This is a predicted structure of a 182-nucleotide RNA (Lysine riboswitch aptamer) from Niallia endozanthoxylica. Lineage of the source: Bacteria > Bacilli > Caryophanales > Bacillaceae > Niallia. The prediction has a mean pLDDT of 78. Rfam family: Lysine riboswitch aptamer. About the family: Riboswitches are metabolite binding domains within certain messenger RNAs that serve as precision sensors for their corresponding targets.
[in-house]
Order: sequence, then structure tokens, then C1' cells
RNA sequence: CGUUGGGGUAGAGGCGCGGUAUUUAUGAGUAGAUUGUGUGAGGAUGACAACAAUGAACACAAUGGAAAGGAAACACUGCCGAAGCAGUUGAAUUUGUCAAUGUUUAGCUGCUGGGGUUGCUCUAAAUAAGAGCAGCACUGUCAUUAUGAAGGAAAUCCUUCUAAUGAAGAGCUACAGAUCGU
Repeated sequence: CGUUGGGGUAGAGGCGCGGUAUUUAUGAGUAGAUUGUGUGAGGAUGACAACAAUGAACACAAUGGAAAGGAAACACUGCCGAAGCAGUUGAAUUUGUCAAUGUUUAGCUGCUGGGGUUGCUCUAAAUAAGAGCAGCACUGUCAUUAUGAAGGAAAUCCUUCUAAUGAAGAGCUACAGAUCGU
């Protein structure tokens, strides 16, 4: 000096991604509860225990009557593999007990740049919202190519805009710099 750049620091994308609290609506005149009538033996994920003819479960009527999850608004806050999803392995927890299911959390592997929208499926009380798959255009980054325009003293060079194609976040930009090369 460089067309080297392990690792580090700081940043960008935008209806950007998470967390917490408050308020509001929905949930719902639902669930559970009490009383009355009818009915008549079981009901709850499985087993056991418990309950049950002093009436299980169910139906109708009356009384009175929730909550959770999810959602919206606002505030605070952590951030840019933010975060999410799938599989798997542990730990804790959920009821009368055991199991199963569910919930939370940690590790490993894989996928996804981001938000939107449409269709299908699943979850959900739901026309809300979320998740997965696929399609559609949009947007940001980098690379390649090309026409045209603008700028750089000039140039077959560089930068920006425009267009097309492609790729993925272990990416991209900036800074200093280990190592390497001359």
C1' cells in the first nucleotide's frame, strides 16, 4: 500500500419484532350455584378412591350469576434471528391418587430477510385474532447485466437513479484492526 478482513464495536429495513401493566368491549345472561317439576342410574379422558334412590346424568321453569385465554387503545420497556414455527430430549407444574393431556422453562436440529393480502387447513365462543401451506404484488439489502440520465477534471473507470434476473440474515453497511499478500 492492498481487490486480505478471523473476531470486535456501532447501525439500517418499517403498519418492524417481543415483554409488562392499566382501561375497555367480547366471552355471556354462558359455565358453575339454589329452588321446583319430570325422569330413573350412573357421570367425569382411562383406572382406583370418593359422590349418588336422603335421587346420578338429562330436560324445563324461576332466582341470581362469574372467570380465563384471546382482542383493541394507551403507557413503559428489551431489541433488528428482532422473533416465530416444527421435531426431539430433559426439568417443573396441573386433579383426591396414578397415568394421559395441557402449561411454563432449558438444550439440540431444521425452516423463515420483512410487513400486507387472497385461498385452504388447524386452534378459538367467534364473523375477532393467531399458526401452517401455497399464490399475488410491495419493500429493504447484496450480486450480475443493460439502456438512458445526472455527477466526478477526462476516460473503456467510479457513484447515484431506472429496469431485469438471482440469492439469503452465520446476510448487509460503517469504523478500527488480528492474520495474509506485495